The part of an RNA shown here (large-subunit ribosomal RNA, domain VI) has 255 nucleotides and comes from Pseudocodium devriesii. The prediction has a mean pLDDT of 85. A source record names the gene rnl. Rfam family: Bacterial large subunit ribosomal RNA.
Context: one part of a larger RNA
């Protein structure tokens, strides 16, 4: 821009893509078959492998400053306590959210249709024979459908419901607070009739018992106060802070 008024929410499915795997074991059955040795078709059940998709409750990983320990150095006058640096975390032990696999869950389901090679039934031409000429049955991980995803620019532009008719309309873009959305753009949620983000409070969770004081010991240290103190992303509550607003927008619809 089109889809012949402008919108919102659903919807059909032309078409496109994906997937389609396979092993072993048990029963049928130590049956059919076979002299024996051996050993099925079929049908039902179970457990795996590989691959694919999703997820983070579990097991783990990461988690660059969340907590603690620790060495050297430097600064805050000194002690103590802290801050900076130590190769782009000094080193070490842990670790929330998020993201993850080696973790967990799920998937490949068919008494379907047509049909390849092939196997048949009936059966003439051609008194026989012949799966074929008329007719007709079966038959593959393959084809179509079925399963999953996209999908009306399918210009052949679908369909349904609702809203709006001179209104600061329905609605939309911009703006703006953000996000389990994201390279960006887009998408989604919120914008005071509000829990959208931050802050605050409480909780979960992490670390592991802060500083100061006191007791004890000559001291290094240890005990008590103290399952403390501190804390990024998590949960709930709470308007304390920030989400003011502006613009476009069919004119009853074949330019």
């Nucleotide at each position: 821009c089109g889809u012949u008024a402008g919108a919102a929410u659903a919807u059909u499915g032309a078409g496109a893509g994906g997937a389609u795997g396979u092993u072993u074991c048990c029963a049928u059955a130590a049956u059919a078959c076979g002299a024996g040795a051996g050993g099925a078709c079929u049908u039902g059940g179970a457990a795996g492998c590989a691959c694919a998709g999703a997820c983070c409750a579990c097991u783990g990983g990461u988690g660059u400053a969340c907590c603690a320990g620790u060495u050297c150095u430097u600064g805050u006058a000194c002690c103590a306590a802290c801050g900076g640096g130590a190769a782009a975390u000094g080193c070490u032990g842990g670790g929330u959210a998020g993201c993850u696999a080696u973790g967990u869950c799920u998937g490949g389901a068919g008494a379907a249709g047509a049909g390849a090679a092939c196997c048949g039934c009936u059966g003439a031409a051609g008194g026989c024979a012949u799966c074929u000429a008329a007719g007709u049955g079966g038959g593959a991980a393959g084809c179509u459908c079925a399963c999953c995803u996209c999908g009306a620019g399918a210009u052949g532009a679908u369909u349904a419901u609702u809203c709006u008719c001179u209104a600061u309309c329905a609605g939309a873009c911009u703006c703006u607070g953000g996000c389990a959305a994201g390279a960006g753009a887009a998408g989604c949620c919120g914008g005071u009739a509000g829990a959208u983000a931050g802050g605050u409070u409480u909780c979960a969770g992490g670390u592991g018992u802060a500083a100061g004081a006191u007791u004890u010991g000559u001291a290094a240290g240890a005990g008590u106060u103290u399952u403390a103190g501190c804390c990024g992303a998590g949960a709930a509550a709470u308007a304390c802070u920030a989400a003011u607003g502006a613009u476009c927008g069919a004119u009853u619809g074949u330019u």
RNAcentral holds the full RNA, with entries from ENA and SILVA.